[in-house]
RNA sequence: UGAGUAAACCAGAUGGUCGCUCGUUUAGAAAUAAGCGAGAGGAAAGUCCGAACACCACAAAAAAUGGCAGCUCCUAACGGGAGCCGAGUAUAAAUAAGAGAGUAAAAGUUCUUAAGCCUUUUAUUCUGUUAUCAAGCUUAGGGCAAGUGCAACAGAAAAUACACCGCCUAAGUCCGCUUGACGGAACGGUAAGGUUGAAAUCGUGAGGUAAGAGCUCACGGCCGACAGACUGGCAACAGUCGGGUUGGUAAACUCCUGCCUGGUGCAAUGCCAAAUUCGGUAGGCAGCUUGAUCCCGAUGGCAACAUCGGGACUAGAUAGAUGACCAUCAUCCCAAUCCAAAGGGAUACAAAAUUCGGCUUAUCGGUUUGCUCAGACA
Numbered sequence: 001u002g003a004g005u006a007a008a009c010c011a012g013a014u015g016g017u018c019g020c021u022c023g024u025u026u027a028g029a030a031a032u033a034a035g036c037g038a039g040a041g042g043a044a045a046g047u048c049c050g051a052a053c054a055c056c057a058c059a060a061a062a063a064a065u066g067g068c069a070g071c072u073c074c075u076a077a078c079g080g081g082a083g084c085c086g087a088g089u090a091u092a093a094a095u096a097a098g099a100g101a102g103u104a105a106a107a108g109u110u111c112u113u114a115a116g117c118c119u120u121u122u123a124u125u126c127u128g129u130u131a132u133c134a135a136g137c138u139u140a141g142g143g144c145a146a147g148u149g150c151a152a153c154a155g156a157a158a159a160u161a162c163a164c165c166g167c168c169u170a171a172g173u174c175c176g177c178u179u180g181a182c183g184g185a186a187c188g189g190u191a192a193g194g195u196u197g198a199a200a201u202c203g204u205g206a207g208g209u210a211a212g213a214g215c216u217c218a219c220g221g222c223c224g225a226c227a228g229a230c231u232g233g234c235a236a237c238a239g240u241c242g243g244g245u246u247g248g249u250a251a252a253c254u255c256c257u258g259c260c261u262g263g264u265g266c267a268a269u270g271c272c273a274a275a276u277u278c279g280g281u282a283g284g285c286a287g288c289u290u291g292a293u294c295c296c297g298a299u300g301g302c303a304a305c306a307u308c309g310g311g312a313c314u315a316g317a318u319a320g321a322u323g324a325c326c327a328u329c330a331u332c333c334c335a336a337u338c339c340a341a342a343g344g345g346a347u348a349c350a351a352a353a354u355u356c357g358g359c360u361u362a363u364c365g366g367u368u369u370g371c372u373c374a375g376a377c378a
Base pairs, nucleotide, nucleotide: 001374002373003372004371005370006369007368008367009366010365012329013328014327015326016325017324018323020039021038022037023036024035025034026033027032041349045360046359048358049357050356051355052354053265054264055263056262066260067259068258069257070084071083072082073081074080085141086139087138088137089136094132095131096130097129099127100126101125102124103123104122105121106120107119108118142256143255147253148252149249150248164194165193166190167189168188173185174184175183176182177180202220203219204218205217206216207215221245222244223243226242228241229240230239231238232237269286270285271284272283293312294311295310296309297308298307299306300305330347331346332345333344334343
C1' cells in the first nucleotide's frame, strides 16, 4: 500500500417563532399568569429469559412437573457473557497452471513487390476456470458398550443384519446308475463380486477354504461411555504406548446421568375517602425514580469483570408531554481514476409507562480500531 474479516462508536448541529409536561421562584384569596431550569432510545420494540420489589401459599426433606447440558471463569441471577477445548465449514487479494478474446512485432504462404487475409512464434492486456490458503464463520456440543422404540421410497436384506443375481458341492441330506476319490441338485454353505439406498460390519496384500469371510497375520484407516499406563494442562482435552474393529437416531421416550425449579404480577400493594352515619364505590395520594445508577481515572485480569478514588443527579407523564414551522450550516448520493462544481435529492429504524441485567429483531449513512493474508521499500 492492497484485500478480507470482526468489533466498537455516532446516528445531524445552531438560531428564531408558536406550543406541551414537570419542578421551582415571584404575584394572587384562588383559578391562574410571568420568569428560570429540566424533558426518550440504542434499540424505549418483541415481552423471550433472569432478577429486584409486592402480595398469596408454604414445617422439613424427597418425589413429580418443567427447564438446562463440552471445560474453567464472570455475574445479584440467568437459558446471559468472557476465554479456551472438540467438531464442521469457505472464500478475498496474491501466486501458479492451463483456456478464450484483443493489441503489437517477427517469420512463413505468392511468378515478383507492397498491403490485406490466413498460419506459426514471441511480448503484453482483459475475461472467466482450476489449485493452494488466513484471520474468520457455524455448533440444542452429556449418554444409543442399560432398557423400549423408529427408519418413507428403493432394495434380497434397515438389526437377532440380510442369500435376489452370482460363487461352492468338503461334510451331512436328496436324486441318478456305471456303486465311485462318480455325476447332478438346493431345501445346504458363502458377505469376496453385482444391483438399492441418506445409511449395508473398513482398505490393500498374504495365509486360509469346497467356495468364502478380520477367520488369522502384516501395513494402513477409524473408534475416547477404548480396560490400563505415562507425559502436559485447574479442567474440557492433547500426545505416546497399549486396547478395540462396535451400523444410525436422545432436535425419539412418562429413557438414564448431573444441576436448577412454589404461584401471580405495579391493573402488584399500602393510605385517605365525596354525595351518605358505618362499610364500600367514584375519586385522590403513595408506590415512581438515588439506582446491582451514570461519567472519568488508577490498579488487578488475555477477557467478561472486580476493587479503589474523584465527580454528576440525568423524564416521571396517566390516555399519556417531549412537538410543528422557518433559516443557515453539516454529511452522503446524482458523480463513472482524482480535484472542483451550480442545481436536485436523501439524513434511517423507531418513541418511555415500577425498575434493572441480558437475548432477539428493525435501522439512511458515517467514523475508528483490532486481527489475518499478500506485495513493495528500508
The RNA shown here (Bacterial RNase P class A) has 378 nucleotides and comes from a Patescibacteria group bacterium. RNAcentral holds the sequence, with entries from ENA. Its Rfam family is "Bacterial RNase P class A". About the family: Ribonuclease P (RNase P) is a ubiquitous endoribonuclease, found in archaea, bacteria and eukarya as well as chloroplasts and mitochondria. It is annotated as a ribozyme. The prediction has a mean pLDDT of 75. The gene name in the source record is rnpB. Lineage of the source: Bacteria > Bacteria candidate phyla.